RNA sequence: GGGCGAUUAACUCAGCGGUAGAGUGCUGCCCUCACAUGGCAGAAGUCGCAGGUUCAAGUCCUGCAUCGCCCA
Repeated sequence: GGGCGAUUAACUCAGCGGUAGAGUGCUGCCCUCACAUGGCAGAAGUCGCAGGUUCAAGUCCUGCAUCGCCCA
């Protein structure tokens, strides 16, 4: 330098172009003498960045960045 893949909640990951979700973790409450386990509720996202297409983009297109694999 070239090719491919990944980037979404604190972490691990889902997500047919039409309301952004789960598990774990976190907070509160219940349960317990207390802790753990368990139950209920809640908070937490500029969807890596910048453009483009579209009535509408996490999703499609382009560029960039970071990480990984391969080729040279």